[in-house]
């Protein structure tokens, strides 16, 4: 340098063909449960879908381009 593939919640990762509330494990909180602790249940918080611009009535999903990693090839 060319191609190619990721990037969504504190980590891991889902999200169909673009369509009406943006999700799950696991961790954090609180609370039942216990003498306590764990464990288990139960209920809460947490995310401007990596930046930006486009396209569309509507974008996490298309499209450009920047960015960070990741592979292959030089």
């Nucleotide at each position: 340098g060319u191609g190619u593939c990721u990037u969504u919640a504190g980590c891991u990762c889902a999200g169909u063909u673009g369509g009406u509330u943006a999700g799950a494990g696991c961790g954090u909180u609180a609370c039942a449960c216990u003498c306590a602790u764990a464990a288990u249940g139960u209920a809460a918080g947490g995310g401007u879908c990596g930046g930006u611009g486009g396209u569309u009535c509507a974008a996490g999903u298309c499209c450009a381009u920047c960015a960070a990693g990741g592979c292959a090839c030089a």